[in-house]
RNA sequence: GGGGCUGUGGGCUAGCUUGGUCUAGGCUACGGGCCUCGGGCGCCCGUGACCCAGGUUCAAAUCCUGGCAGCCCCA
Numbered sequence: 001g002g003g004g005c006u007g008u009g010g011g012c013u014a015g016c017u018u019g020g021u022c023u024a025g026g027c028u029a030c031g032g033g034c035c036u037c038g039g040g041c042g043c044c045c046g047u048g049a050c051c052c053a054g055g056u057u058c059a060a061a062u063c064c065u066g067g068c069a070g071c072c073c074c075a
Stems, first nucleotide, its partner, number of pairs: 001074007010028004020058001029047006051067005
């Protein structure tokens, strides 16, 4: 220098193809409650995210363009 893949709560991850009950699901974490003599386990409730900018569209986590970051391959 060229090509490919990935980027979602504090952490891990589903959703990305075929855009649509997604003001985004699950586990974990954290906070509160129930339970217990107390703790753990279990159960209930809550907190919290789409890497950045633009474009397309009635509608974008999803499609397109550029950028940033990480990983891999080629030179």
The RNA shown here (transfer RNA) has 75 nucleotides and comes from a Candidatus Bathyarchaeota archaeon. NCBI's taxonomy places the organism under Archaea, Thermoproteati, Candidatus Bathyarchaeota. Rfam family: tRNA. Rfam classes the family as a transfer RNA. Rfam links the family to the GO term triplet codon-amino acid adaptor activity. The sequence was found in a public genome assembly.